[in-house]
RNA sequence: AAACUCGACACGGGGUGCCGGACACGGCUGAGAACACACCCGUAGCACCUGAUCUCGAUCAUGCGAGCGAAGGGAUGCCGAGUCGGCGACAG
Numbered sequence: 001a002a003a004c005u006c007g008a009c010a011c012g013g014g015g016u017g018c019c020g021g022a023c024a025c026g027g028c029u030g031a032g033a034a035c036a037c038a039c040c041c042g043u044a045g046c047a048c049c050u051g052a053u054c055u056c057g058a059u060c061a062u063g064c065g066a067g068c069g070a071a072g073g074g075a076u077g078c079c080g081a082g083u084c085g086g087c088g089a090c091a092g
Base pairs, nucleotide, nucleotide: 003083004082005081006080007079009077010076011042012041013040014039017028018027019026020025048073049072050071054067055066056065057064
């Protein structure tokens, strides 16, 4: 140097469903159920999209769980610290 781990900065990607209700709001799952400058994710891609008005199971209901899925796509640069590592210098 490379590699690994962690972190900072900048930039970028992404989802927002189901049930009750006139609304407000409440309930369910979830990191997040929309306007929060929150949350998640960025190629070694567990964000998310497609297949999919999919299949099985559960539920009042829903991507709620599992399968599909080693599927096809999918958004990155830089810096710092540590570890590791090789080389070198000095001393004995």
The prediction has a mean pLDDT of 76. Predicted 3D model of a 92-nucleotide RNA (TPP riboswitch aptamer (THI element)) from Rhodococcus sp. SMB37. It matches the Rfam family "TPP riboswitch aptamer (THI element)". Rfam links the family to the GO term thiamine pyrophosphate binding. The sequence is in RNAcentral, with records from Rfam. The source organism's lineage runs through Bacteria, Bacillati, Actinomycetes, Nocardiaceae and Rhodococcus. The model forms 95% of the base pairs in the Rfam consensus.